[in-house]
Context: one part of a larger RNA
RNA sequence: GGAUGAAUGCUGGCGGCGUGCCUUAAGCAUGCAAGUCGAACGAGCUAGUUUACUAGCUAGUGGCGGACGGGUGAGUAAUAUAUAGGAAUCUACCCCUUGAUGGGGAAUAUCCCAGAGAAAUUUGGGUUAAUACCGCAUAAUCUCUACGGAGCAAAGGUCGUAACUGGCCGUCGAGGGAGGAGCCUAUAUCCUAUCAGCUUGUUGGUAAGGUAAAAGCUUACCAAGGCGAUGACGGGUAGGGGGUGUGAGAGCAUGACCCCCCACAAGGUCACUGAUACACGGGGCCUACACCUACGGGUGGCAGCAACUGGGAAUAUUGCGCAAUGGGCGAAAGCCUGACGCAGCGACGCCGCGUGCGGGACGAAGGCCUUCGGGUCGUAAACCGCUGUGGAGGGGGAAGAUAAUGACGGUACCCCUCUAGAAAGCACCUGCUAACUACGUGCCAGAAGCCUCGGUGAUACGUAGGGUGCAAGCAUUAUCC
Numbered sequence: 001g002g003a004u005g006a007a008u009g010c011u012g013g014c015g016g017c018g019u020g021c022c023u024u025a026a027g028c029a030u031g032c033a034a035g036u037c038g039a040a041c042g043a044g045c046u047a048g049u050u051u052a053c054u055a056g057c058u059a060g061u062g063g064c065g066g067a068c069g070g071g072u073g074a075g076u077a078a079u080a081u082a083u084a085g086g087a088a089u090c091u092a093c094c095c096c097u098u099g100a101u102g103g104g105g106a107a108u109a110u111c112c113c114a115g116a117g118a119a120a121u122u123u124g125g126g127u128u129a130a131u132a133c134c135g136c137a138u139a140a141u142c143u144c145u146a147c148g149g150a151g152c153a154a155a156g157g158u159c160g161u162a163a164c165u166g167g168c169c170g171u172c173g174a175g176g177g178a179g180g181a182g183c184c185u186a187u188a189u190c191c192u193a194u195c196a197g198c199u200u201g202u203u204g205g206u207a208a209g210g211u212a213a214a215a216g217c218u219u220a221c222c223a224a225g226g227c228g229a230u231g232a233c234g235g236g237u238a239g240g241g242g243g244u245g246u247g248a249g250a251g252c253a254u255g256a257c258c259c260c261c262c263a264c265a266a267g268g269u270c271a272c273u274g275a276u277a278c279a280c281g282g283g284g285c286c287u288a289c290a291c292c293u294a295c296g297g298g299u300g301g302c303a304g305c306a307a308c309u310g311g312g313a314a315u316a317u318u319g320c321g322c323a324a325u326g327g328g329c330g331a332a333a334g335c336c337u338g339a340c341g342c343a344g345c346g347a348c349g350c351c352g353c354g355u356g357c358g359g360g361a362c363g364a365a366g367g368c369c370u371u372c373g374g375g376u377c378g379u380a381a382a383c384c385g386c387u388g389u390g391g392a393g394g395g396g397g398a399a400g401a402u403a404a405u406g407a408c409g410g411u412a413c414c415c416c417u418c419u420a421g422a423a424a425g426c427a428c429c430u431g432c433u434a435a436c437u438a439c440g441u442g443c444c445a446g447a448a449g450c451c452u453c454g455g456u457g458a459u460a461c462g463u464a465g466g467g468u469g470c471a472a473g474c475a476u477u478a479u480c481c
Base pairs, nucleotide, nucleotide: 001481002480003479004478006477007476008475009474010473013353014352015351016350017349018348019346020345021311026309027308030306031305032304035064036063037062040061041060043058044057045056046055047054048053071264072263073262080189081188082187083186084185085184086183089181090180091179094177095176096175097174098173099172100171101170102136104134105133111126112125113124114123115122116121142151143150144149156169157168158167159166190236191235192234197227198226199225202224203223204222205221206220207219208218209217239261240260241259242258243254244253245252246251266287267286268285269284270283289300290299291298292297317343319342320341321340325339326337327336328335329334356386357385358384359383366377367376368375369374390419391418392417393416394415395414396413400408425470426469427468428467429466431450432449436465437464438463439462440461446453447452
């Protein structure tokens, strides 16, 4: 000198764009943050009509989605990340190709009846539907194979028609694609030797099991290997990268916001469902904490958005809207969406603008200094003229939306009128370092980044006048280069 997610002191006019719990991965009142589908299904209720329909609502069965999106960085020094490769894999939804969609059955929730319980919830009996469940048939380019053969599937709904044919959405098998995911290898990736030896599923083989898949992944047996001063093992610290800051570069430091990957969801552990989870707003168990209780037992998880308590030098609104973009469901209308779009607060940062412009000497008054002549603040003010960024009042008024639909918002912006009116501070002035005098103080009070200054003429302390630098900021502190 540059930089910051900054903080502190003094000061503070406006706008745009960004950004804002770095600390206790501490605890959380309240509200919201993941639903949707009646064109899969049977009920119940309400209303309208009319005797069977239509519209809507409710809980339930069922489907898809709750593995995305959002948060945080505790753990992790390699089960991670980055780069470059690889083979033994899976893939819902989407796209392409191809074939099929025949005929049956038994249940069950809702509901009714009877109970248990304070509640959460739950037991028994009975009835019922389906794109829920289960056989049978069919069977190849699929799977297995001893190459003879053997095995495996499905579901309908809606529109339309006088009815069929048919249209659309589905369902099942197979192959391919796109995107996604799992696995393996190499190289790189902080400090410490006051950590020197470490290892028994350990290293390799055989067999079996297991997985979507290779593999000590697991088990039995066999062998005795494997790693290590090119730092094993241990300890400490830490999410990694694209990037960011600085620097001429090499490098050094760093990883807020945005993007990619990973890990986590009160602490620990476990599986279920599912294409994918060992699952933040799913489940089981243990622990701690909190709450309810009729004391028998239950309920909960903000590292989602706001808000609150606490901690801290320190960090915002319990706001508006689904109008846009994107996502989930749905044939669609649409519903949901604290993702997102906006608004609010904070000079926290960057950028832009303003606080007037021109004239004006008798160099006014006043302050300060003075060698008492004067000098300086100083064209500065007053005064005269002008302008309208801004401000105030009035009027118009978007784009963002494509047929409709605008939270922002009567916002941005434009026009008219009025008015110099609301709008300058902070630090410094011995040298480094741009900028000096007076008074007060008297090694006191104090200053200070360093050298140092102050003990009676202090340009170094305090005040005043003047000056210098930056400016809606300035200075200090902290940290990095």
This is a predicted structure of a 481-nucleotide part of an RNA (small-subunit ribosomal RNA, 5' domain) from an uncultured bacterium. Its mean pLDDT, the model's own confidence on a scale to 100, is 84. It matches the Rfam family "Bacterial small subunit ribosomal RNA". RNAcentral holds the full RNA, with entries from ENA.